[in-house]
Context: one part of a larger RNA
RNA sequence: CCCUCGUUAAGGAACUCGGCAAAAUGGCCCCGUAACUUCGGAAGAAGGGGUGCCCCUGACGACGACUCUCCUUGCGGGAGAAAUCGGAUGGGGUCGCAGUGAAUUGGCCCAAGCGACUGUUUACUAAAAACACAGGUCUCUGCAAAGUCGAAAACGACGUAUAGGGACUGACGCCUGCCCGGUGCCGGAAGGUUAAAAGGAGGGGUCAUCCGCCGCAAGGCGGAGAAGCUCUGAAUUGAAGCCCCGGUAAACGGCGGCCGUAACUAUAACGGUCCUAAGGUAGCGAAAUUCCUUGUCGGGUAAGUUCCGACCUGCACGAAUGGCGUAACGAUUUGGGCGCUGUCUCAACGAGGGGCUCAGCGAAUUUGUAGCACUGGUGAAGAUGCCAGUUGCCCGCGACAAGACGGAAAGACCCCGUGCACCUUUACUACACCUUAGCAAUGAGUUCUGGCUCGGCCCGUGCAGCAUAGGUGGGAGGCUUUGAACCGUGGGCGUCAGCCUGCGUGGAGCCAACAGUGAGAUACCACCCUGGUUGUGCUGGAGUUCUAACCUAGAUCCGUGAAUCCGGAUCGGGGACAUUGCUAGGCGGGUAGUUUGACUGGGGCGGUCGCCUCCUAAACUGUAACGGAGGCGCCCGAAGGUUCCCUCAGGCUGUUUGGAAAUCAGCCGUGGAGUGCAAAGGCAUAAGGGAGCCUGACUGCGAGACCCACAAGUCGAGCAGGUGCGAAAGCAGGGCUUAGUGAUCCGGUGGUUCCGUAUGGAAGGGCCAUCGCUCAACGGAUAAAAGGUACGCCGGGGAUAACAGGCUUAUCACGCCCAAGAGUUCACAUCGACGGCGUGGUUUGGCACCUCGAUGUCGGCUCAUCGCAUCCUGGAGCUGAAGUAGGUUCCAAGGGUUCGGCUGUUCGCCGAUUAAAGCGGUACGUGAGCUGGGUUUAGAACGUCGCGAGACAGUUCGGUCCCUAUCUGUCGUGGGCGCAGGACACCUGAGGGAAACUGUCCCUAGUACGAGAGGACCGGGACGGACGAACCUCCAGUGUGCCGGUUGUUCCGCCAGGAGCAGCGCCGGGUAGCUGUGUUCGGAAAGGAUAAGCGCUGAAGGCAUAUAAGCGCGAAGCCAGCCCCGAGAUAAGGUGUCCCCUCCGACCUUCGGGUCGGACUAAAGGCCCCUGGGAGAUUACCAGGUAAUAGGCUGGGAGUGUAAGCGGGGUCAACCCGUUCAGCUUACCAGUACUAAUCGGCCGUGAGG
Repeated sequence: CCCUCGUUAAGGAACUCGGCAAAAUGGCCCCGUAACUUCGGAAGAAGGGGUGCCCCUGACGACGACUCUCCUUGCGGGAGAAAUCGGAUGGGGUCGCAGUGAAUUGGCCCAAGCGACUGUUUACUAAAAACACAGGUCUCUGCAAAGUCGAAAACGACGUAUAGGGACUGACGCCUGCCCGGUGCCGGAAGGUUAAAAGGAGGGGUCAUCCGCCGCAAGGCGGAGAAGCUCUGAAUUGAAGCCCCGGUAAACGGCGGCCGUAACUAUAACGGUCCUAAGGUAGCGAAAUUCCUUGUCGGGUAAGUUCCGACCUGCACGAAUGGCGUAACGAUUUGGGCGCUGUCUCAACGAGGGGCUCAGCGAAUUUGUAGCACUGGUGAAGAUGCCAGUUGCCCGCGACAAGACGGAAAGACCCCGUGCACCUUUACUACACCUUAGCAAUGAGUUCUGGCUCGGCCCGUGCAGCAUAGGUGGGAGGCUUUGAACCGUGGGCGUCAGCCUGCGUGGAGCCAACAGUGAGAUACCACCCUGGUUGUGCUGGAGUUCUAACCUAGAUCCGUGAAUCCGGAUCGGGGACAUUGCUAGGCGGGUAGUUUGACUGGGGCGGUCGCCUCCUAAACUGUAACGGAGGCGCCCGAAGGUUCCCUCAGGCUGUUUGGAAAUCAGCCGUGGAGUGCAAAGGCAUAAGGGAGCCUGACUGCGAGACCCACAAGUCGAGCAGGUGCGAAAGCAGGGCUUAGUGAUCCGGUGGUUCCGUAUGGAAGGGCCAUCGCUCAACGGAUAAAAGGUACGCCGGGGAUAACAGGCUUAUCACGCCCAAGAGUUCACAUCGACGGCGUGGUUUGGCACCUCGAUGUCGGCUCAUCGCAUCCUGGAGCUGAAGUAGGUUCCAAGGGUUCGGCUGUUCGCCGAUUAAAGCGGUACGUGAGCUGGGUUUAGAACGUCGCGAGACAGUUCGGUCCCUAUCUGUCGUGGGCGCAGGACACCUGAGGGAAACUGUCCCUAGUACGAGAGGACCGGGACGGACGAACCUCCAGUGUGCCGGUUGUUCCGCCAGGAGCAGCGCCGGGUAGCUGUGUUCGGAAAGGAUAAGCGCUGAAGGCAUAUAAGCGCGAAGCCAGCCCCGAGAUAAGGUGUCCCCUCCGACCUUCGGGUCGGACUAAAGGCCCCUGGGAGAUUACCAGGUAAUAGGCUGGGAGUGUAAGCGGGGUCAACCCGUUCAGCUUACCAGUACUAAUCGGCCGUGAGG
């Protein structure tokens, strides 16, 4: 010093994020108990009283001798009852500080949030407000249920809608508003669109054959082309889905803006207008939700960022992602109070265990090598190691943690990686599931119906015209007793005029040619067209019936002795459906694989990404930045070619309407115009403006250059062909020039002397031309791609952010210059605009230099240390200084610089004080010193954002702080050696440290001053606060080896008396010691040199001047002074005193002696050892070792409080009285050798002699 405990004066939460921790409460009995309430609770509410021992009483109970009685005479029933035992209650007595005497054993209350409750949860940082929960609602499911798993079986369930699955909500009470536009779900026989399949118009290839041309012929070339084979293929049929139409919100979800208006103002019941699917109802509201915000008011407090109650301006509450209440409950969160306390003011003492010493045993972390100082500087920007200076003899031990950017963990934050993982979704692409259709397994009958072929019958209105003329051709006659016209009636069509037709009546005609019309007879015939109808055939669709495929977890029987299985049989039920296979469409985060750009003064957000022009660009070219400015993603058959011609803008003068400006004339006019479009460079010989004729806006090439990584891009004379203009020379391969763009692959179209898988063709390809990309992230990863991670992981980076340092100093702080003004007057007592210049390195930044194989981050606590731009105290100047009190400036850093309320706060506000409540630096000093409230992991909630996963310098509740110290450093404490012999004492003081504060009152003096009110300087004194040192007489605490009281229990045989254990068992006291709250003392005075300032004398400079020579005064500051350390002050100091002095050998010798080797003891003094200590970790120091060192003993002091025994009293009691202020008594003060310091040993001797 730490851990675990005990006690604590006065105060009592002042501590702190927070009463954390501790204390307190506590058992049993009795009394008593509020709001509220779901009437159960709340409740052990709260708050009181009692509690030992002894005696008496003795209800009641147990047991029941014994007595009485009954009759069913039994081991019977009933009644009473002594003794004994237990014992409520009551009365009395008695002791102590204290009677659940120890141990066990709730602290309580008020208010609010959340969640109803008991439960559950992150085994190992979160126990909660999260989960669950009964209850509520929606939805699905009719049984072989839905759903789950899936081959089957199985679960659901041996259940059947009062059942089961899913989702949301979350007891209970009062309630649950509006919106169906979006998304989802459900429904919808219409319409649109749509796959496979069906269908097959048509087209292509091949080719017998035929035709044409050439050839005498063989044959060649070209064309047409049947059947077959083959490739392709339109219309049409064709479901779900989607579109569409409805419904649905306790489905996902959503629930407005602006303007005006009332006789103070304010506000707006009211009005207007826009938008919407609808504009938030009830309730609640600065809230677990409110940013601004510590909103405002009220309460509580001395003081309230928290809390409670209100208000409503709800950034951004709101009704089953439920709203608002709510008794009870909660190791929940928040605020307040009572009690209680060492949490604190402010710490002290004590106990045990560590630490320390000794003995034994004996690790680990870490470690480039280490002979490892400080300050300043430097430096990859914070040095033990470099530079300079300073300090410093060698080596330990105990301590402390400031540094070794200490140890530990290849940073978890941040960025990067064409890293990983998991999650989400209206990212992309697949797949399962589900669904729909076709075909197959798959049959029969019947009804209705579509399409096509063939046949029949009908249909057809421009105008003119007898009238409803389809087209073309033929045609002069046709129809009619096999019943014409007319009429009646039914049906169909219709342009409403009529046409066709059935039946009846009727009984002989009707129509055409001829005129009119573009077209002539439905008189008649034929072939067709449009639309309709009918029949056959083919092919579909829909309905319905059947039974034999198929299904049957229906019944019965059999295999079968057991059988809800299996198989078979017979019935029954369904039935070509279901189901399964293949194909096709839809749906499809259920599952899977992936993608989700780069630049970037970190990243993200924003911006940008290709091309053209200018500047930057430093006079060739070229040249960067998230430097400064602009453009392009076209256009034009003339805006192109050529030949010829012309000259602009503007100004002046003149001139009808006519103006500044229209057209015209003259003169001037280097371009001030124009040039399709940005800019630059050009351009009048024009590239500008016109006119004529034209198409060179050609084909095939291309010497050679520019530019250049490549790929691209650019210029180009000339040659060949053919062309335009021009008389010609010539010019012309688009446009005054520089932008107007996209590689490759893949595919389309046109051409083609190319290839053609036996051959001929064809298919297909090549080549030439051309087309299809905001591939704009523009050298283009794919035809096809978004997000989250705080659950995260890996690899890297100080190449790159957050902290700190560094550089910088815009910002910031402070100062200075100028002086417009303010200040009645007056710039400068004081303040100072517009501007200017600095200093500092505390703010916010900039930069990204050390550190990402880790430099822990805010605030508090503790402990500091420095600066001064000074808050107080001290000294001065000026004052718009009368005094007092101030303002401002100068000097000055010695010391000092408070306690609380709120908040995590720093800060700030507030309360009360104070001489004052300073500002900053020190890694925003200080986490190998503490804390952990905030921030910043994992849980959870609210508001908001997001479809979602999730997110928020928004809020809220909860949430593991490791390290044995090697070196430096610091504080202590020793050993060695040195200090020219060895010792013992005492000094000097180089140097260092400590200390340094200040108030109130009184006197001077109610004086100076002042009208008064008020009220001093200077000087003197008294008493305080804070701080510090020492001490223990007093006061107070502790005092675990002192004394006493007392509970439970065990033991000493019992009684008595004691002992052990229970925290020293608990309780009351307390000596020494150690302590503070107690006591005493301290800061000073006097001196020296100074600062600002004030002076004397005094020149330069006849004056003036405090200065130049000279002299003086002048601060809590400086130096000394008081106190402490101090000669390792290696510069090792001084003084006093004490102590010892030989022998041998060898060699040398100047004979004085010297050198070398060996041997011997002793002194002063010291040590070992021993007894001890108010000294102490160990050492050391001190007192002693024959003497009072320790123990013992004796005496005293002091403490406790009247021992035991005996006697007496009392009810043979508890207990009381006497003997007795007794007995006991640690550390204190003395005395006394009884015991122990015995006996001894060692060192000390050499630079000299």
A computed fold for a 1249-nucleotide part of an RNA from a Candidatus Polarisedimenticolia bacterium, annotated as large-subunit ribosomal RNA, half B. Taxonomically the source falls in Candidatus Polarisedimenticolia (Bacteria, Pseudomonadati, Acidobacteriota). It matches the Rfam family "Bacterial large subunit ribosomal RNA". The coordinates come from a structure-prediction model, not an experiment, and the mean pLDDT is 85.